[in-house]
RNA sequence: AGCCCCGUGGUGUAGUGGCCUAACAUCCAGGCCUUUGAAGCCUGUGACGGCAGUUCAAAUCUGCCCGGGGCUG
Numbered sequence: 001a002g003c004c005c006c007g008u009g010g011u012g013u014a015g016u017g018g019c020c021u022a023a024c025a026u027c028c029a030g031g032c033c034u035u036u037g038a039a040g041c042c043u044g045u046g047a048c049g050g051c052a053g054u055u056c057a058a059a060u061c062u063g064c065c066c067g068g069g070g071c072u073g
Stems, first nucleotide, its partner, number of pairs: 001072007010026004018056001028044005049065005
């Protein structure tokens, strides 16, 4: 330098054009329960790497950039 794959809450994943508001687990905060704690139950906070483009509609498709991994030279 070229090519390929990946980037979604603090963490690990799902979601592959619209379907109810991006879902689940875990973490965290609060509550219930308990003598206390743990466990269990309930509630809440929290995310689509960035900028453009396509489309009535983009986490999803396209281009460039950024970051991570790999292959070739």